The part of an RNA shown here (small-subunit ribosomal RNA, central domain) has 350 nucleotides and comes from a moss metagenome. Its Rfam family is "Bacterial small subunit ribosomal RNA". The RNAcentral record of the full RNA draws on SILVA. Model confidence (mean pLDDT): 87 of 100.
Context: one part of a larger RNA
Order: sequence, then C1' cells, then structure tokens
RNA sequence: UUGGGUGUAAAGGGUGUGUAGGUGGCGUUGUUAGUCGUUUGUGAAAGCCCGAGGCUCAACCUCGGAUCCGCGAACGAAACGGCAAUGCUUGAGUAUGUGAGGGGUAAGCGGAACUCAAGGUGUAGGGGUGAAAUCCGUUGAUAUCUUGGGGAACACCAAAAGCGAAGGCAGCUUACUGGCACAUUACUGACACUGAAACACGAAAGCGUGGGUAGCGAAUGGGAUUAGAUACCCCAGUAGUCCACGCCCUAAACGAUGACAACUAGCUUUUCGGAGUAUCGACCCUCUGAGAGGCGAAGCUAACGCGUUAAGUUGUCCACCUGGGAAGUACGGCCGCAAGGCUAAAACUC
Repeated sequence: UUGGGUGUAAAGGGUGUGUAGGUGGCGUUGUUAGUCGUUUGUGAAAGCCCGAGGCUCAACCUCGGAUCCGCGAACGAAACGGCAAUGCUUGAGUAUGUGAGGGGUAAGCGGAACUCAAGGUGUAGGGGUGAAAUCCGUUGAUAUCUUGGGGAACACCAAAAGCGAAGGCAGCUUACUGGCACAUUACUGACACUGAAACACGAAAGCGUGGGUAGCGAAUGGGAUUAGAUACCCCAGUAGUCCACGCCCUAAACGAUGACAACUAGCUUUUCGGAGUAUCGACCCUCUGAGAGGCGAAGCUAACGCGUUAAGUUGUCCACCUGGGAAGUACGGCCGCAAGGCUAAAACUC
C1' cells in the first nucleotide's frame, strides 16, 4: 500500500497461444443510470478554519460565515464515455505475384577422422609427462599399406551473417510442413491491443522401459605430485553422452532490458525485397520497405551508459519490487516414479 520504481542498486514472468477482464480508429443519427450544469431536500450541535464581539489579556465563552468534499429528488445539456443503428478505410486481416532463410518433422545418401577385426611389410620399442610411473609390446606393439565392421559428429564454405516465440537450429538430397518480407492495391470493414486463469513449447543434467555404445567421460581403480592430495597431471574406466517412446520443467532460460502503438537529428556497415537511372549485360549511382550491427543530435541516467532495434517523449494492458539475514526455507496445498518443482511465511536477529 498513497506513492515511487524494475539494464547493472530490491524488482520483467523462460517463451508463446489465448479465456475472462481492462483498453480501443475516422464520421453521422438517436438515446443516456457515467459525465457536466441549475434548483431543492438532507448532511444534528459542539469541535477544526476565517471574521467580529464579551470576561483588564489569554485560556475560555458568544455571534456570524465557511466547510461538511456525501447522498436523495426535479429540471436541463449532449462535448467526452456508454448503448443502439448506419457508413468509411488509414488499424487489422484476406487474396494475387515474387523472394530469402542452419525454421520444424521424417527417410535416404556421403566423405574426413576415430576405433575394432583380419591380412601384408617390418623390428624393439611405443605411449605419456615439468620429470616420471602405472599402461601397451617379441603370443610381434608403435609406424605403414589393404580389406571389412561400428558408432558419433559434420572441417573448409562461415560472416559484426541467416532463421525461429523462446529453448534453439549447420554435410548433401527428397517428401511433408510453420512463419516472414516485398510488390499490386483487388476484397472484408475495426474484425484491434494486452492478457489473470488455462493450455502448449521449453538447453543441460536427471528419471522409467527397450535398444545402442566409436570417441569422450561424473563415479571408481591405478600411477604421480604433496606434509597430506578424497584434487589439479597421467593410464584405465561405469553411468551418461546417441536412438525410440514416456516423464522431469529448471538455468547468468541474458539484451540481466515484458507486449503493442505513436512521435523525436544524422552518419556508416551488412542481409533480403522493390522502383528509377545507367549499361549490350553486370557492377556502380539515387530513392524506398523489412531486418541485423557500429558511432552519435536532442533528451534521459547516480554513474556506467542508452540513444528511430531507446534506457528519449507519451498512451493501453500484464508481471514484479518495497532494508539485510533467517529463506526461496518451514508448514499446508498442488504436481512428480524419484530427484525435486510451483505456491510461500513467521519467531528470532542486525
């Protein structure tokens, strides 16, 4: 509990779809429980406030005014808001034509590397480190060549680049599929914005069932280091990492910056469109739309910094904050197989 705030001090929900609710473009007409005006009733007195007066002053007292911000009734107004009707096209959407993209799902395919197996050549070392050792190797390793198997990830292209609501997305091809931008202004005619709840999605780790397991690798074993070494380094290595299905629902889920709309100097880079100009054509050049960056006017900010992708100037809606600790804990509830998650205090203490 008014207010003031939420990039970094406490504070933007992880993200979307969207119900209730809140809010809502340009006109005309009608109406009117909001709104505005007039009159009237009521709003006890005292007190408070203002102005007079009475006790010698004051406190105190008396009188008048104002206030009582409200409620009821009647009459009126129609700018704003509501409701009803009707119209409009600039908001929103649809259609048509182009275009870019690691957006998603599934299947197939490819090469490099690695590892395993078999075979050939070949002989005593290899590996590893600061130095070593554990370890591998004469039952032939390492190196090198050939063949075959396997799993995972896709060098270069590659970018301050692209796409996606976010998480996130990268070898190639095909199928299916979501969104976006531009151009034409043809159609609808406010159909919009936000969004408690609800629903959906949600990295990694983790869980369940069944597969798979090359490399890496929590745990674990061993070797070192060390005073010790439950570590850092080395040799091994299980879960896991991968796939299918089902859960979990959390992150520095970050731009630590909610969504939408409008307005407010520029310069420059880049991605994807369109128009003009130029040209044999392409490049260049000019204008224009949508993104992604850098620097900066005004302005803002405690400063750092932000600055048409705002943290500037405004509006609508949602979420959240209100000294530190106790504590994102206890209890209760809901969810979960569990791990735990969500919601969320107080005593006490400084």